[in-house]
Model confidence (mean pLDDT): 84 of 100. This is a predicted structure of an 89-nucleotide RNA (c-di-GMP-I riboswitch aptamer) from Paenibacillus sp.
RNA sequence: AUACGAUAACGGCAAAAUCACUGAAAAGUGAUGACGCAAAGCUAAAGGGGCUUCAUUGGUUCAUACCAAUAUGCUUGCCAGCUACCGAA
Numbered sequence: 001a002u003a004c005g006a007u008a009a010c011g012g013c014a015a016a017a018u019c020a021c022u023g024a025a026a027a028g029u030g031a032u033g034a035c036g037c038a039a040a041g042c043u044a045a046a047g048g049g050g051c052u053u054c055a056u057u058g059g060u061u062c063a064u065a066c067c068a069a070u071a072u073g074c075u076u077g078c079c080a081g082c083u084a085c086c087g088a089a
Base pairs, nucleotide, nucleotide: 004087005086012037013036017032018031019030020029021028022027035077041082042081043080047079048078049075050074051073055070056069057068058067059066060065
């Protein structure tokens, strides 16, 4: 230095749920709260996967409405890319 990761040290993050706010939704932010995490740090403008469908397009309908397709929306706590603390075996 690379790989690796301990019931080690210093510390860190915070799932579900509840409350408030935002959003059409997925989801996000804050508080409470810890299921977990060695990158649960950053990146959605490298790429794949997943979720949603306001809107658009098509179809059905007298119409309200319903169905299907599509991301430009969301997700990095799905994989991934980049960077980084510590040092037992």
Description
The organism belongs to Paenibacillus, within Bacteria. Rfam family: c-di-GMP-I riboswitch aptamer. About the family: GEMM was predicted in a large-scale screen for bacterial structured RNA regulatory elements. Rfam 15.1 lists 5,092 matches to the family in 1,772 species. Rfam links the family to the GO term cyclic-di-GMP binding.